RNA sequence: GUGGGUAUAGUUUAACGGUCAGAAUAGGUCGUUGUGGCCGACCAGAUAUGGGUUCGAUUCCCAUUACCCACA
Numbered sequence: 001g002u003g004g005g006u007a008u009a010g011u012u013u014a015a016c017g018g019u020c021a022g023a024a025u026a027g028g029u030c031g032u033u034g035u036g037g038c039c040g041a042c043c044a045g046a047u048a049u050g051g052g053u054u055c056g057a058u059u060c061c062c063a064u065u066a067c068c069c070a071c072a
Stems, first nucleotide, its partner, number of pairs: 001071007010025004018055001027043005048064005
């Protein structure tokens, strides 16, 4: 340089174009306990960036960025 793939919560991941983006784990509060852990209840937290298509985009299209793979 060419082609392809991936990008969602602190982490690991779901989500036929359609209602408040769902879980697990981690975190916080409370309960339980002599204390802690386990356990239970509740709380908060996410779509890489910029455009386009569409009534409606996490999803489709384009570009960019980062990472990975193959070729040269």